[in-house]
Molecule: small-subunit ribosomal RNA
Organism: uncultured bacterium
RNA sequence: AGAGUUUGAUCCUGGCUCAGGACGAACGCUGGCGGCGUGCCUAACACAUGCAAGUCGAACGAAGCUGCAGGGAAUGAGACUUCGGUCAAAGGAACUGUAGACUUAGUGGCGGACGGGUGAGUAACGCGUGAGCAACCUGCCUUUCAGAGGGGGAUAACGUUUGGAAACGAACGCUAAUACCGCAUAACAUAUCGGAACCGCAUGAUUCUGAUAUCAAAGGAGCAAUCCGCUGAAAGAUGGGCUCGCGUCUGAUUAGCUAGUUGGUGAGGUAACGGCUCACCAAGGCGACGAUCAGUAGCCGGACUGAGAGGUUGAUCGGCCACAUUGGGACUGAGACACGGCCCAGACUCCUACGGGAGGCAGCAGUGGGGGAUAUUGCACAAUGGGCGCAAGCCUGAUGCAGCAACGCCGCGUGAGGGAAGACGGUUUUCGGAUUGUAAACCUCUGUCUUUGGUGAAGAAGAAAGUGACGGUAGCCAAGGAGGAAGCCACGGCUAACUACGUGCCAGCAGCCGCGGUAAUACGUAGGUGGCAAGCGUUGUCCGGAUUUACUGGGUGUAAAGGGAGCGCAGGCGGGACUGCAAGUUGGAUGUGAAAUACCGUAGCUUAACUACGGAGCUGCAUCCAAAACUGUAGUUCUUGAGUGAAGUAGAGGUAAGCGGAAUUCCGAGUGUAGCGGUGAAAUGCGUAGAUAUUCGGAGGAACACCAGUGGCGAAGGCGGCUUACUGGGCUUUAACUGACGCUGAGGCUCGAAAGUGUGGGGAGCAAACAGGAUUAGAUACCCUGGUAGUCCACGCUGUAAACGAUGAAUACUAGGUGUGGGAGGACUGACCCCUUCCGUGCCGCAGUUAACACAAUAAGUAUUCCACCUGGGGAGUACGACCGCAAGGUUGAAACUCAAAGGAAUUGACGGGGGCCCGCACAAGCAGUGGAUUAUGUGGUUUAAUUCGACGCAACGCGAAGAACCUUACCAGGAUUUGACAUCCCACUAACGAGGUAGAGAUACAUUAGGUGCCCUUCGGGGAAAGUGGAGACAGGUGGUGCAUGGCUGUCGUCAGCUCGUGUCGUGAGACGUCGGGUUAAGUCCCUUAACGAGCGAAACCCCUGUCGUUAGUUGCCAUCAUUUGGUUGGGCACUCUAACGAGACUGCCUAAGUUAAUGCGGAGGAAGGCGGGGACGACGUCAAGUCCUCAUGGCCCUUAUGCUUGGGGCUGCACACGUCCUACAAUGGAUUCCACAAAGGGAAGCGAAGUCGCGAGACGGAGCGAAUCCCAAAAAAGGAUCCUCAGUUCGGAUUGUAGUCUGCAACUCGACUACAUGAAGCCGGAAUCGCUAGUAAUCGCGGGUCAGCAUACCGCGGUGAAUAUGUUCCUGAGCCUUGUACUCACCGCCCGUCA
Repeated sequence: AGAGUUUGAUCCUGGCUCAGGACGAACGCUGGCGGCGUGCCUAACACAUGCAAGUCGAACGAAGCUGCAGGGAAUGAGACUUCGGUCAAAGGAACUGUAGACUUAGUGGCGGACGGGUGAGUAACGCGUGAGCAACCUGCCUUUCAGAGGGGGAUAACGUUUGGAAACGAACGCUAAUACCGCAUAACAUAUCGGAACCGCAUGAUUCUGAUAUCAAAGGAGCAAUCCGCUGAAAGAUGGGCUCGCGUCUGAUUAGCUAGUUGGUGAGGUAACGGCUCACCAAGGCGACGAUCAGUAGCCGGACUGAGAGGUUGAUCGGCCACAUUGGGACUGAGACACGGCCCAGACUCCUACGGGAGGCAGCAGUGGGGGAUAUUGCACAAUGGGCGCAAGCCUGAUGCAGCAACGCCGCGUGAGGGAAGACGGUUUUCGGAUUGUAAACCUCUGUCUUUGGUGAAGAAGAAAGUGACGGUAGCCAAGGAGGAAGCCACGGCUAACUACGUGCCAGCAGCCGCGGUAAUACGUAGGUGGCAAGCGUUGUCCGGAUUUACUGGGUGUAAAGGGAGCGCAGGCGGGACUGCAAGUUGGAUGUGAAAUACCGUAGCUUAACUACGGAGCUGCAUCCAAAACUGUAGUUCUUGAGUGAAGUAGAGGUAAGCGGAAUUCCGAGUGUAGCGGUGAAAUGCGUAGAUAUUCGGAGGAACACCAGUGGCGAAGGCGGCUUACUGGGCUUUAACUGACGCUGAGGCUCGAAAGUGUGGGGAGCAAACAGGAUUAGAUACCCUGGUAGUCCACGCUGUAAACGAUGAAUACUAGGUGUGGGAGGACUGACCCCUUCCGUGCCGCAGUUAACACAAUAAGUAUUCCACCUGGGGAGUACGACCGCAAGGUUGAAACUCAAAGGAAUUGACGGGGGCCCGCACAAGCAGUGGAUUAUGUGGUUUAAUUCGACGCAACGCGAAGAACCUUACCAGGAUUUGACAUCCCACUAACGAGGUAGAGAUACAUUAGGUGCCCUUCGGGGAAAGUGGAGACAGGUGGUGCAUGGCUGUCGUCAGCUCGUGUCGUGAGACGUCGGGUUAAGUCCCUUAACGAGCGAAACCCCUGUCGUUAGUUGCCAUCAUUUGGUUGGGCACUCUAACGAGACUGCCUAAGUUAAUGCGGAGGAAGGCGGGGACGACGUCAAGUCCUCAUGGCCCUUAUGCUUGGGGCUGCACACGUCCUACAAUGGAUUCCACAAAGGGAAGCGAAGUCGCGAGACGGAGCGAAUCCCAAAAAAGGAUCCUCAGUUCGGAUUGUAGUCUGCAACUCGACUACAUGAAGCCGGAAUCGCUAGUAAUCGCGGGUCAGCAUACCGCGGUGAAUAUGUUCCUGAGCCUUGUACUCACCGCCCGUCA
């Protein structure tokens, strides 16, 4: 930084999509470690359980506990005993006093207003930023000043009684205080009244000073010094409260809102100002600079992205706000209207003895629920911080840590080096190999992470001591062993990375374009490759790319987009000179812009992430000072902008009234008679009741020919006979006056074609609707005949048009040329012409602009100002709402959904029932045909076991097939066969070959062997080549499929004149020029002109045949002269013909006139031939996915005891029918019989076959000659002579059928050809339609050849006879060139619209 996608291609417009980054994420696959972070985005849903706010006994009484002292109970060792009892150590209870380093329910103090959570509400002084409070408060803390004298009465605890299930109370009685209350003292406090000074914009404040009034206090610890507290005041610090400027989302399809509302006076209330509250008074206040209403939302530092400007966002951290089950309320207090306080109400949950009570996780864990989705009912107060306390200390789910989660960022590892037989395996292959791949194995090492053991912190602070949740953690040391650790996505283009197989528009993929219908780099799998990596992909969201909302940085003639036009309020912008001010502006200074983040530098964890320190920065806001150019503002002034005046001037400018002639129609009358009218042609219609036509008169309405002009006027719509009245605007000249008075203009107001609408008139012509007639498949149309609204007038409404120059208004500037309308000036005799100039209106054109087309002083150029409008196509100018309208409808104006385009300009082609030019048997002019008949042949259809297959407009159909009885043959029903009918390789054997026999339809099978014995080398044993038989497997084989996988070959446009290239030039480009234009030609043939100059493939020429002549050569050819013959038969000859080789000849070369002094055409001469002499071969770039896989070749695919191969038979010949191409005819230009001429080109050895003989004939016998200028096929036939037939289904025609034959061939039944005799069908020249041919051609006549055993009406050739017509290019058809339109480019057999399914 861009890319893909609209097109056949191009440029542009324009949308869609992608590559990047980010995330509190989720999902899929996978998962080794550590560090640092982060973790309910949804239900501000409901919550079990535990914990999260207490502390102080140095304020107080009291209770308990413990020690000591006093006290001495119960019990009672032991002793004595008269057994009745007595003494008695020990023991230590009750009780009293005292002490405590002990505990604490209550009173009291401080703290529960912090810390922690959440984002529901809130569009607000809530937040941010900057100010202000002369209108305020502030516990604890700091500093200073002053003080603490002396009294009093209660009350909880406690005790007794008592209510209640409980929660919780009630009554009576006792008691203390740093609890509570008077009194005293008191000001630098407060209030009131004064005086003086000074300050402030003001209310007012400050200082000094005077008077009066009012208000304080508490003690505790200690041996003490003293310490901790207490009271009043002043100040500070901290924290708050209030006010203000500015900023802070969307909707106008929300335009009006407001009653304590806005202000005032007074009072109340508050810490404090204030309608904060109240009484009274006034009627204000807010709003297009967006009020009100509706929707959405916590705000910010920041975060993400971006080059930036911006856009999006507001998790974690930090600041502020709001909230604590929902709503309301106050109390206490320095501070709350209070998350773990109180009261009330609502919902919900729980307990209950039914009377009543209890509760609030949006604290930390945790549960249910919701959801795609988010963690432990952990440890510790060791550190940091907080509360209380003199302190020890207690409390602290704040916090510090640990646990879970790849959720994110960062770091590390999964080994390193060597190692080619380039192993095996996999994949692929053209089978050679290539690749995986130094990858592995193997060798030598290392030990990060991991495992085990040992050791073991810092974090702990100001001296000593003590204190560690994390944690036996981090770190360190040792040992072990490569061992335990790689996946995910992609691979058609964008976008790095390719092959195989499977699948066959199926399954599927896909972000966009798009892949998949049998060879898919796009589906699935595999191998390989690319990318990233403990992650990788997908989904979602945001920014970017997107200059695709454009401030930076877009547009509006035709792509989306200029309002239909004017006037004009607000608003925005605004001429020259001077002076002041300083709001904007510029510079400087100061304050602020929290910290964190981001940036730069340095440092600490092994590094990094992370963290610490320092710096710069935070583009902002505010204050002060300065400057005065520009904008602004105030003032003075000027005239050029604007306006007024004066003098002229053109005009379909407007409104009203009047007048005029032509024409149409109607009415009356006359003349006049059969039609008129209308059309492509007709008909409806009118007319003998007198039309049309014509003449005269009259009526009525509407419109104004000629002039008339890209002429005029008007803001636009628009305005056209003439006259008059009223009236608006323009232009020119002048420079008297005003002195910036100007431009634009959202809303608003006015005007606004046609159609439409209301009321009332009018109505000739025209004419929606409607009727009839035509046209047509239909014709609700186009055409015709009629005809109503309407068109006209008056007064209203409507308010839209392709209301267009598809171009808003205004001003200034920027080459020219040429018309035209209106003025003025100069010059001139002059109204002419000419020159200059102003205003309008056109064309051409430079620079410039533009995507191009085009625009170009009347800009779409260069600038400025203001307004309007646009942001992909469709849905849709539709729906809803609102406003307007009598209605019709208009204005404003969406969304869901859907597509990847829609579109503009230009280019190449193709096409046009567009144009121009030109050509062709294209038409026309002619000749002969086809289409009707019979036969032949091909095709379709049908039939069949099979009727093998292919070819289908021209360009398939007598085509492949130059010849299906078997074979051919590919088809069918049977019978055989399986390494095969054919090829190569291996092994074994054998010479090969081969008549005859049996079975069979044959293939074949069985049996038997008569005959027969090859080539090379040889050491004579043998070996080799070739052949055959048998065997095994590789393989053969396929006329099986795909001509849409192909090669080759061919057809066709078309023997049409075209198709291209190099360099150059033009164009942003596709492309264009060249190749166009003027002539000319059969021709892009040639000439001229020319931003083209050259060249190539085609055309032409070169090649072959033919037409004339010459030279050479004469056998098998020829014969003029001389002989000779039936006969060029033989001498002789090569002159001629002919043969076949080489040459010549024709080039517009010559002439007249034409033409551009050209090319060239017309005519002529000469010539065998004249303008390409006539034929042939030769076929440009390309088109038709044209034809052929069944000629051949060939890639995939398919079959392999069969889709191969073989065999006999059948079929390809089947037949209701349809079509194509031919033959023969329908007859007298003929038929039949007979006589008699004249060719060319070919073929011939498994051949042509003569003479002769036989047969009516096909043919048979025969065998001369000939591998052929020698012999044979071979007779040419039409023609010519003669005779008959005399217009008929015939002496035409010959199909069909019968009989008898001939020939070929193993074989003529299906299914050959020919002959003879007999039979004698249709057919009397052919509908619509249609083919060929322009001269030795058509037509007609025969001859030959290939194929072939045989079979030709077909095909390929040959000669004989031998015409007619062409005025020409209007039309049909095909082609070429130029041009034009196009929404076509698969290209008109296109595209495309509607309805239905």